Bacterial RNase P class A from Aquisalimonas asiatica, 355 nucleotides, folded computationally.
Taxonomically the source falls in Aquisalimonas (Bacteria, Pseudomonadota, Gammaproteobacteria, Ectothiorhodospiraceae).
It matches the Rfam family "Bacterial RNase P class A". The family's RNA type in Rfam is ribozyme. Its family is annotated with ribonuclease P activity, tRNA processing and dimeric ribonuclease P complex in the Gene Ontology.
The model forms 92% of the base pairs in the Rfam consensus.
[in-house]
């Protein structure tokens, strides 16, 4: 100097003028208005995909069904998130990626090609020792490839029932042996996943797929701030008490009784409307300590949008970039994912060059 990996940060700055909005104070009869002060979008406010708080409903306990998660350990309020570790894969490397439990419980699936695709198989090929047939100079010599044997080599496929070598054989084959690999056992290290072994043992299968059913382990009640709580007109209706010429109407032949009607008082539900929920919180910043880390604990300090037609904007000037990206809160918080012009900082890797 070039190429790259990874962690974090910023998201135009300042000033003036005119507006919008919440709270507080003052004036005011006033929650109207005016004046002053303070505050006023994001790293994703987004998608609404997970998890939790909060609220209401349901609920003895357990099981079934259904859904989710899925290497190990830790963090956390919790998670499908994060951290650290293991295994496998990719990269020269920094580093990155992974639904990564169980296929020797059961059931099931596998297109095309191929002889054969699950406890399979012989197309080409090799052999033909043994048996058969033929020739014969009769020598247990030669030939045929009929019975049959083989799976080394070729070929198909994503995948063909361990690999290399030596022995062995008619040709071959874990058939035998050595090494490598693999299974099981044991030992050692590690909390564990797992790793290692100069150890023992088995000639050697137990193929693949569980984001197929399934099995195993663990987790999960439902609905959501239009949740929900409180105050409460008008009109209509409901419940209870009291009152009357012991009234009127109905039932009935008549009386009693029963039902309804009037006036008045009280009570409760509930609509419009209003108030709360609403932002002080698993909070931000700084710092010390513990921890590899995620994170935790302590101390100090700060208050940082809260509307309900729903505010955060416009113009001007100077400057920086050189056309300032993606994008706008609506109960709150922790994550994930997606969008994003550009700039800054830290750590590290590879290549080249110079000293």
């Nucleotide at each position: 100097g070039g190429a790259g990996u990874u962690g974090g940060c910023c998201a135009g700055a300042c000033a003036g003028u005119c507006g919008c909005u919440g709270c507080c104070a003052g004036c005011c009869a006033a929650c109207a208005g005016c004046u002053g002060g303070c505050g006023g979008a994001g790293g994703a406010a987004a998608g609404u995909c997970c998890g939790g708080g909060c609220u209401c409903c349901a609920c003895a306990g357990g099981g079934c069904a259904g859904g989710g998660u899925g290497c190990c350990a830790g963090g956390u309020a919790a998670c499908g998130c994060c951290u650290g570790g293991g295994a496998g894969g990719c990269g020269c490397g920094a580093g990155c990626c992974u639904a990564c439990g169980g296929a020797a419980a059961g059931u099931g699936c596998a297109g095309c090609a191929g002889a054969g695709a699950g406890c399979a198989g012989a197309c080409c090929g090799c052999c033909g020792a043994u048996g058969g047939c033929c020739c014969u100079u009769c020598g247990c010599g030669g030939g045929c490839a009929c019975a049959g044997g083989c799976a080394a080599g070729g070929g198909u496929g994503a995948a063909a029932c361990g690999g290399u070598g030596c022995g062995g054989u008619a040709a071959g084959a874990g058939c035998g042996c050595a090494c490598c690999g693999c299974g099981c056992g044991c030992g050692u290290g590690g909390u564990a996943a797992c790793a290692c072994g100069u150890c023992g043992u088995g000639g050697c299968a137990c193929g693949g797929c569980a984001a197929a059913c399934c099995c195993c382990a663990c987790c999960c009640g439902g609905a959501g701030c239009a949740a929900g709580a409180c105050c409460a007109a008008a009109u209509a209706g409901g419940g209870g008490g009291g009152c009357g010429a012991u009234g009127g109407u109905g039932u009935g032949g008549c009386c009693c009784g029963c039902a309804c009607c009037g006036c008045u008082c009280c009570c409760g539900g509930g609509u419009a409307g209003g108030u709360c929920g609403c932002u002080u919180g698993a909070g931000g910043c700084g710092u010390g300590c513990g921890g590899u880390g995620a994170c935790g604990c302590g101390c100090g300090u700060c208050c940082c949008a809260g509307a309900g037609g729903a505010a955060u904007g416009a113009c001007u000037g100077u400057c920086c970039a050189c056309u300032g990206a993606c994008a706008g809160a609506a109960c709150c918080c922790g994550g994930c994912u997606u969008a994003u012009c550009g700039g800054c900082c830290g750590a590290c890797u590879c290549c080249u060059u110079u000293c």